[in-house]
Molecule: Glycine riboswitch aptamer
Organism: Synergistaceae bacterium
RNA sequence: AUGAAGGUCGCAAGAGAUACCCUUAUCCCCUUCAAGGGGACUGGGGAGCCGAAGGGGCAAGUGCAGACCUGUUGCAUGAAACUCUCAGGCGAAAGGAUUGCGGCUGGACA
Numbered sequence: 001a002u003g004a005a006g007g008u009c010g011c012a013a014g015a016g017a018u019a020c021c022c023u024u025a026u027c028c029c030c031u032u033c034a035a036g037g038g039g040a041c042u043g044g045g046g047a048g049c050c051g052a053a054g055g056g057g058c059a060a061g062u063g064c065a066g067a068c069c070u071g072u073u074g075c076a077u078g079a080a081a082c083u084c085u086c087a088g089g090c091g092a093a094a095g096g097a098u099u100g101c102g103g104c105u106g107g108a109c110a
Base pairs, nucleotide, nucleotide: 006105007104008103009102010101011100012099013098018047020046021045022044023043026040027039028038029037030036048090049089050088054086055084056083057082061077062076063075064074065073
């Protein structure tokens, strides 16, 4: 079984925070005797900031143990949009917890 939870794919929605500073290689542009200036991008360093990939922390409760005065102590377990900011991120794009719909899968209750 007129198919639960879960998984996966597609579509739609989806927040926050410096287009910060220094430096480096390459390329382009302006100017040029030389030099210098501007832009793009790669790597490194620094300061500030964000929480919604992932990860860490814990309340009640539950379990175990000790002592024994029976309600205290210790340990374990224990959720989030709370909290930390390790990771990740801070123009746009991308990514993005989560939500809705659909396909596939799945096989719980009855």